A computed fold for an 81-nucleotide RNA from a Solirubrobacterales bacterium, annotated as c-di-GMP-I-GGC riboswitch aptamer.
């Protein structure tokens, strides 16, 4: 650096529920497991979602999602180089 089936130590946690924050998308904590070889982190590109505003039309601003895709970066183990 590559591959990821197996093995080992493990890790994370969808939906849903309770409480809570937010206008909202959605977030946090606990429970809970659909799944995940990066389901660790990052909003850089695309995409989708929310709020505000504007136009005859094209828009503009601020947010959210990393478990939508791409990308960046860090990382366990095994095998290969």
């Nucleotide at each position: 650096g590559g591959u990821g089936c197996a093995a080992g130590a493990g890790g994370c946690a969808a939906a849903c529920c309770a409480c809570u924050c937010g206008u909202g998308a959605g977030g946090g904590u606990g429970g809970g497991a659909c799944g995940c070889a990066a389901a660790g982190c990052c909003a850089c590109g695309g995409u989708c979602c929310u709020c505000g505003u504007g136009u005859g039309g094209u828009g503009c601003g601020a947010g959210g999602a990393a478990g939508c895709c791409g990308g960046g970066u860090u990382g366990c183990c095994a095998c290969c180089g």
Rfam family: c-di-GMP-I-GGC riboswitch aptamer. Gene Ontology term of the family: cyclic-di-GMP binding. The source organism's lineage runs through Bacteria, Bacillati, Actinomycetota, Thermoleophilia and Solirubrobacterales.